The RNA shown here (transfer RNA) has 74 nucleotides and comes from a Coriobacteriia bacterium. Taxonomically the source falls in Coriobacteriia (Bacteria, Bacillati, Actinomycetota).
């Protein structure tokens, strides 16, 4: 240099063919239980989706450019 993949909550990870952003796990906070704690149970907060454009009534999802990381290749 060429090709491919990934980017969503504090972290990991879903979102079915464009139509409610949270299915789930860990973590945080509050509570129950306990002599106290751990475990367990209940409740609760946290994202407009890497950035900028485009298409569309409507975009995490499709298109373009760019950024970061990973893989292959010369």
């Nucleotide at each position: 240099g060429g090709g491919g993949g990934u980017g969503u909550a504090u972290u990991c990870c879903a979102a079915c063919u464009g139509g409610c952003a949270g299915a789930g796990a860990a973590g945080g906070c509050g509570g129950a239980c306990u002599u106290a704690a751990a475990a367990u149970c209940c409740g609760u907060a946290c994202a407009g989706u890497g950035u900028g454009g485009g298409u569309u009534c409507g975009a995490a999802u499709c298109c373009c450019a760019c950024c970061a990381c990973c893989c292959c290749u010369a």
The coordinates come from a structure-prediction model, not an experiment, and the mean pLDDT is 81.